[in-house]
Molecule: Guanidine-I riboswitch aptamer
Organism: soil metagenome
């Protein structure tokens, strides 16, 4: 003094929405309410989940008279049990508080 930023996905999460089903109304279409203990669409989604991008650090190599700049390939980016409670969003969650208290 660095140990990082993101992006795609999944666990996982509920019900504005769309769709589905119950019921009222209608001739009928629309229309009201209501259900997520409706498989879905679509949304929200991981520090301790996976893949990938960048950035950091190393090493070697090319460029260059020598450095400096520049580019290229490699590798390294470990470790991590973890409440209660409270926030946000229509509303809830491994989202945020939070690598929190705590062990």
């Nucleotide at each position: 003094a660095u140990g990082g930023a993101u992006g795609a996905c999944u666990a996982g999460g509920g019900u504005u929405c769309c769709g589905g089903c119950u019921g009222c109304c209608u001739c009928a279409c629309c229309g009201c309410a209501g259900c997520g203990c409706c498989u879905g669409g679509a949304c929200c989604g991981a520090g301790a989940g996976u893949c990938g991008u960048c950035g950091a650090c190393c090493u070697u190599c090319c460029u260059u008279c020598c450095a400096c700049u520049g580019g290229a390939a490699g590798g390294u980016u470990a470790c991590a049990c973890g409440g209660c409670g409270g926030g946000a969003u229509a509303a809830a969650a491994g989202c945020c508080c939070g690598g929190g208290a705590g062990a």